RNA sequence: GAACCCUCGCGGGGUCGGGUGAAAAUCCCAACCGGUGGUCACAGUCCACGACUCCCUCGCCGACCCGGAGCCGAUCGCCUGAUCGGAACAGCCGGCAACACGAGGGACUGAGCCUGCGGAAUUCAGGCGCCGACGGUCACAGUCCGGAUGGUAGCGAGGGACU
Numbered sequence: 001g002a003a004c005c006c007u008c009g010c011g012g013g014g015u016c017g018g019g020u021g022a023a024a025a026u027c028c029c030a031a032c033c034g035g036u037g038g039u040c041a042c043a044g045u046c047c048a049c050g051a052c053u054c055c056c057u058c059g060c061c062g063a064c065c066c067g068g069a070g071c072c073g074a075u076c077g078c079c080u081g082a083u084c085g086g087a088a089c090a091g092c093c094g095g096c097a098a099c100a101c102g103a104g105g106g107a108c109u110g111a112g113c114c115u116g117c118g119g120a121a122u123u124c125a126g127g128c129g130c131c132g133a134c135g136g137u138c139a140c141a142g143u144c145c146g147g148a149u150g151g152u153a154g155c156g157a158g159g160g161a162c163u
Base pairs, nucleotide, nucleotide: 001162004160005159006158007157008156009155010154017029018028019027031143032142033132034131035049036048037047038046044130045129053107054106055105056104057103058102059101065095066094067093068092071086072085073084074083075082076081112128113127114126115125116124134146135145136144
């Protein structure tokens, strides 16, 4: 010391004030917020990723169920045994295989312009805009409550191996 392996840590912010109303941080006025990597220069709005929801594949586990041996009874047979019926759980063998978990893939997935400076900016400055999962709620939520003391893009540190 780039890449590789292991471990650990970190990893999302935000309704001041007012109106209406029986009731609203959900409506109206207004306020506030902006994950991760990239990009010639700093990005909620460019390119990609993550988060919610749904689907598929593989792996692991293996509930339930089914079959077999075993078990019980009857019949047949000299015997080994054969046939029929029954019970049914713990264990044994086999089959099917749900849920959960892990890995990978897919669907879905919002929103920006103008001017200026500059070699370079949809990223900076000025101006005016716009966007924001699902479920819940005395009334509709980016901001409250919940899944979530969760997950995650990724970031960092330590160690290993190798050179």
Molecule: FMN riboswitch aptamer (RFN element)
Organism: Ilumatobacteraceae bacterium